Source information: Predicted 3D model of a 72-nucleotide RNA (transfer RNA) from Camelus ferus. The same sequence occurs in records of 2 taxa. Model confidence (mean pLDDT): 84 of 100. It matches the Rfam family "tRNA". The sequence is in RNAcentral, with records from Rfam. The organism belongs to Camelus, within Eukaryota.
RNA sequence: AAGGGUGUAGCUCAGUAGUAGAGUAUGUGCCUAGCAUGCACACAGUCCUGGGUUCAAUUCCCAGUACCCCCA
Numbered sequence: 001a002a003g004g005g006u007g008u009a010g011c012u013c014a015g016u017a018g019u020a021g022a023g024u025a026u027g028u029g030c031c032u033a034g035c036a037u038g039c040a041c042a043c044a045g046u047c048c049u050g051g052g053u054u055c056a057a058u059u060c061c062c063a064g065u066a067c068c069c070c071c072a
Base pairs, nucleotide, nucleotide: 003069004068005067006066007065010024011023012022013021018055026042027041028040029039030038048064049063050062051061052060
């Protein structure tokens, strides 16, 4: 060079054509004499970028880009 895989919340990951979720972290409140634990709520996402298909794309197709794997 060629081939394959992964990019989604601060972090770890689901999801899979119909306007995106969990855990954890953070903040607030409750609880406690106080702390921890626990409970409730909130915050946090132009779903890597651009284009195409479609009534509709995180999802399908193409190209690019970052990282990883394999081969040499």